The part of an RNA shown here (large-subunit ribosomal RNA, domain IV) has 343 nucleotides and comes from Hydrodictyon reticulatum. The gene name in the source record is rrl. The source organism's lineage runs through Eukaryota, Viridiplantae, Chlorophyta, core chlorophytes and Hydrodictyon.

Context: one part of a larger RNA
């Protein structure tokens, strides 16, 4: 010097991103106990005060012990060792208890119980599986799957032009398939011309050709889909500009115009969201980029990707404050292991 510890004068967070680490509380009885509140909590809120052994009396009580008032004694100190909550305000975000990166994140993340929407009548939807068959479910819509939200209070606007999904005996488009037909190949068989002969449907070349096979073409019929017509937003989303305008002056209830499927209601707001930004004003401080309460000019909040409140909860995040303390001003001193030095 390293570690693991105990102890400091005066100061008391002046130290640090921060009181991180210490340190301070601390057990039982008694007294007392705020805002707030979901009336159940907050509460062990806070904050006080007592505790040892000894004799008297009393009260319960079977000896045993228990309480309660006087009174007396020691000791620095009586839960005498040791073991055992810090505590209070303010906000932020999750209603709670739980769950989560086994080994850097325990949380505002997930999940929850409450809402809502959608699908499924049961051989269910929906999942595995090529299938038999499974689960759902020995269950039956007060059920079962899916998607979002996320306790309770108050609520939850406007938009169906795009996409989605749900209905829609008409119309249009429409596949294989079927087909009335129409048009080729082939050629039974009918002709014309040759040519031969014993005048034979004998050879050879042409032309027309049915029936059957076999190719191409086609009116018309022909399901969903999709064109179309509606509905739906707790579907997937989206929720404007510019101009002028009141008798100081500023500001514009209002008035024009453009566009649009409609132009952001309510409530909230420099916010876990605000770029400029350390906006502006008050409060805390002697001094505050953080905080806290307005404010509104919402770069770019917003109503189940929910909006705003919310009393309890929290190893949760931010601010402040008693009390306490070597965290510091600044060090110091001791122990116990190391480390060094010698052997």
């Nucleotide at each position: 010097c390293u570690c693991u510890c105990u102890c400091u004068a005066a100061g008391g967070a002046a130290c640090u991103c921060g009181g991180c680490a210490a340190a301070u509380u601390g057990g039982c009885c008694c007294c007392g106990u705020a805002a707030c509140u979901u009336c159940g909590g907050g509460a062990g809120a806070a904050g006080g005060g007592g505790c040892g052994c000894c004799c008297u009396u009393g009260a319960c009580u079977u000896u045993a012990g228990u309480c309660a008032a006087g009174g007396g004694c020691c000791a620095c100190a009586g839960u005498a060792u040791a073991a055992a909550g810090a505590c209070u305000c303010u906000g932020g975000c999750a209603a709670c208890u739980g769950u989560u990166u086994a080994c850097c994140a325990a949380a505002a993340a997930c999940a929850c119980a409450g809402g809502u929407c959608u699908c499924c009548g049961c051989a269910a939807a929906g999942u595995c599986g090529u299938a038999a068959g499974a689960c759902a479910a020995u269950a039956u819509a007060u059920g079962g799957g899916g998607g979002c939200u996320g306790a309770c209070g108050c609520c939850u606007g406007c938009c169906c032009a795009g996409u989605g999904c749900c209905g829609g005996a008409a119309g249009g488009u429409g596949a294989a398939g079927g087909a009335a037909g129409u048009u080729g190949g082939u050629u039974a068989u009918u002709u014309g011309a040759g040519c031969c002969u014993c005048a034979g449907c004998g050879c050879u070349c042409g032309g027309a050709g049915a029936a059957g096979c076999u190719g191409a073409c086609a009116a018309c019929c022909g399901a969903a889909g999709c064109c179309c017509c509606g509905g739906u937003g707790a579907a997937c989303g989206g929720c404007a500009g510019c101009u002028g305008u009141a008798a100081c002056u500023a500001u514009g209830a209002c008035a024009g115009u453009u566009c649009u499927a409609a132009g952001g209601u309510a409530g909230c707001g420099a916010a876990a969201u605000u770029c400029a930004u350390u906006g502006u004003c008050g409060a805390g401080u002697a001094a505050g980029u953080u905080u806290c309460g307005a404010c509104c000019u919402g770069c770019a909040c917003g109503a189940a990707a929910g909006g705003c409140g919310u009393a309890a909860u929290g190893a949760u995040c931010a601010g402040a404050g008693u009390a306490c303390u070597g965290u510091c001003u600044c060090a110091g001193a001791g122990a116990g292991a190391g480390a060094c030095u010698u052997g």

The RNAcentral record of the full RNA draws on ENA and SILVA.